[in-house]
RNA sequence: AGAUAAAAAGGCCAAACUCAUUGCGAAGUGAGGACGGAAAGUGACAGAUCUUUUUCAUGCCGAAAAAGAUAGCUGCAUUGCAAAC
Numbered sequence: 001a002g003a004u005a006a007a008a009a010g011g012c013c014a015a016a017c018u019c020a021u022u023g024c025g026a027a028g029u030g031a032g033g034a035c036g037g038a039a040a041g042u043g044a045c046a047g048a049u050c051u052u053u054u055u056c057a058u059g060c061c062g063a064a065a066a067a068g069a070u071a072g073c074u075g076c077a078u079u080g081c082a083a084a085c
Stems, first nucleotide, its partner, number of pairs: 002085001004083001012037002017032006035072001041078003045075003048070009
């Protein structure tokens, strides 16, 4: 320097669940906890799922718009540690 996510070392993050707290809510944050993760770092751009409100429809199922949530749903963009070979 290349290639790769199979191996090692040192580390990193932290699902479910519990408690506290914020929010109408999806969820967020902190503590405990570890299911997992090589980008489980960052970004809501596209799709997806979910929440709230409004409108339309209404026998039932629904539809649209606005404002939001999830980066640990997928894609994409961007940054980056170590290293067998």
Source information: This is a predicted structure of an 85-nucleotide RNA (c-di-GMP-I riboswitch aptamer) from Methyloglobulus sp. The coordinates come from a structure-prediction model, not an experiment, and the mean pLDDT is 80.